[in-house]
Context: one part of a larger RNA
RNA sequence: UGACGGGGGCCCGCACAAGCGGUGGAGCAUGUGGUUUAAUUCGACGCAACGCGAAGAACCUUACCUGGAUUUGACAUUUUAAGAAUUUGUAAGAAAUUAUGGAGUGCCCGCAAGGGAGCUUGAAAACAGGUGCUGCAUGGCUGUCGUCAGCUCGUGUCGUGAGAUGUUGGGUUAAGUCCCGCAACGAGCGCAACCCCUAUUUUUACUUACUAGCAUUAAGUUGAGGACUCUAAAGAUACUGCCUCGGUGAACGAGGAGGAAGGUGGGGAUGACGUCAAGUCCGCAUGGCCUUUAUAUCCAGGGCUGCACACGUGCUACAAUGGUUUGUACAGAGAGAUGCGAAAUUGAGAGGUUGAGCGAAUCUCUAAAAGCAAAUCACAGUUCGGAUUGAAGUCUGCAACUCGACUUCAUGAAGUUGGAAUCGCUAGUAAUCGCAGAUCAGCAUGCUGCGGUGAAUACGUUCCCGGGCCUUGUACA
Numbered sequence: 001u002g003a004c005g006g007g008g009g010c011c012c013g014c015a016c017a018a019g020c021g022g023u024g025g026a027g028c029a030u031g032u033g034g035u036u037u038a039a040u041u042c043g044a045c046g047c048a049a050c051g052c053g054a055a056g057a058a059c060c061u062u063a064c065c066u067g068g069a070u071u072u073g074a075c076a077u078u079u080u081a082a083g084a085a086u087u088u089g090u091a092a093g094a095a096a097u098u099a100u101g102g103a104g105u106g107c108c109c110g111c112a113a114g115g116g117a118g119c120u121u122g123a124a125a126a127c128a129g130g131u132g133c134u135g136c137a138u139g140g141c142u143g144u145c146g147u148c149a150g151c152u153c154g155u156g157u158c159g160u161g162a163g164a165u166g167u168u169g170g171g172u173u174a175a176g177u178c179c180c181g182c183a184a185c186g187a188g189c190g191c192a193a194c195c196c197c198u199a200u201u202u203u204u205a206c207u208u209a210c211u212a213g214c215a216u217u218a219a220g221u222u223g224a225g226g227a228c229u230c231u232a233a234a235g236a237u238a239c240u241g242c243c244u245c246g247g248u249g250a251a252c253g254a255g256g257a258g259g260a261a262g263g264u265g266g267g268g269a270u271g272a273c274g275u276c277a278a279g280u281c282c283g284c285a286u287g288g289c290c291u292u293u294a295u296a297u298c299c300a301g302g303g304c305u306g307c308a309c310a311c312g313u314g315c316u317a318c319a320a321u322g323g324u325u326u327g328u329a330c331a332g333a334g335a336g337a338u339g340c341g342a343a344a345u346u347g348a349g350a351g352g353u354u355g356a357g358c359g360a361a362u363c364u365c366u367a368a369a370a371g372c373a374a375a376u377c378a379c380a381g382u383u384c385g386g387a388u389u390g391a392a393g394u395c396u397g398c399a400a401c402u403c404g405a406c407u408u409c410a411u412g413a414a415g416u417u418g419g420a421a422u423c424g425c426u427a428g429u430a431a432u433c434g435c436a437g438a439u440c441a442g443c444a445u446g447c448u449g450c451g452g453u454g455a456a457u458a459c460g461u462u463c464c465c466g467g468g469c470c471u472u473g474u475a476c477a
Stems, first nucleotide, its partner, number of pairs: 001477002003474003007471007015461002019425005026316008034307002042053002064302007073127001077126002079123005086103007107116003129291002132289003138285002140280003143276001145274001150189006156165003169180003195268004200236006210225002214223002239262001242256005318418001322377007334365003339358002344353003384415001389410007431453007
């Protein structure tokens, strides 16, 4: 000087408390451990691994296993020889592949011979290849403490020196934020602001958006309009600016006015010096080591989906604030050409047929759902709950046996609110309700977004956890 303390002081955070809803019990989905297996590929392991890499394992993916093949190789460059490229058969085979035919002669230079570019095939070697090892050899990227308020430097001064001072102190702040004081005076990386979205408004613009008034229609449908809404460009607005009080005529705090908004208005992006030899050699790059008829490459089938069990994360429930039936209302944000697919028609349905319109403020996905109105069920393992199983189908796709999703009929399990323990959340939040998108042929209860309805509680900082500053002890570095 740090680090640590079941030392002290001050302060903060959904840290506790006050509340609301969960997890832990059930069934299922999914990940992990274990176990099994020819293989169940590999990585990730307290917080910070476990719906994680994986924004989607039937084949492919795929790295694993079994079997069948190849050895200059699936891919790159160079040398050489032949052939245009290309296209199409036959036989064997699970395919990879092997064997054997047919059609075919281009482009540029050149009269021609020939040469060149590109592509295909053969040969030989240099070499290729490796998701093989080492993240404790590395780059890059990422997580975490933590969006915590810290981390440092120059000069000066003090100290023999390590170092100190500044950065401590008194106030204040979300903040090393600002003020005052001070052997310090300044500065840098962080904080804040500058950026994006959102809340109010002005101007401009008026189509595919809008419709007050005037016509018109089944319908903003059409004429028309430029008011309103929306859209999208440029501005304006908030600064403790104004008033009162407190405070050191300070920083700042409390209240008030005006205002759409008030003291950082609300969100996002943004992550200092560093810590954990944290994670990643299987995104990529890369040193070293290993492999080179195999640890490389191709193919078929299987596996990654196995199941006495244990854990994590979720979904659905256990019902009447509910279930079922009928009617009816209101979003936002997205996506669409190998695509979205209307209307019509057909089927009980998943869906099928046909195919209007639309590269989309025009057309389509698109029905929003909870809600509201009415009816019914009457507390029951039920008109709750839907697992499981049987049968019949639909769709995607060479192909749904291992191993897809969905539909219909039948079946109708556990479950009556969950022990110890434990998680999230302070406002348009929690809770609840649906919608869209990426990946994607097909496949979501996951993920990422979007809107609808919309609470309760916070006395307070004694205690638990984490963090910041000062101080103290230490046989630790």
Small-subunit ribosomal RNA, 3' major domain from a metagenome, 477 nucleotides, folded computationally.
Rfam family: Bacterial small subunit ribosomal RNA. The family is grouped with related families in Rfam's "SSU clan".
The prediction has a mean pLDDT of 83.
RNAcentral holds the full RNA, with entries from SILVA.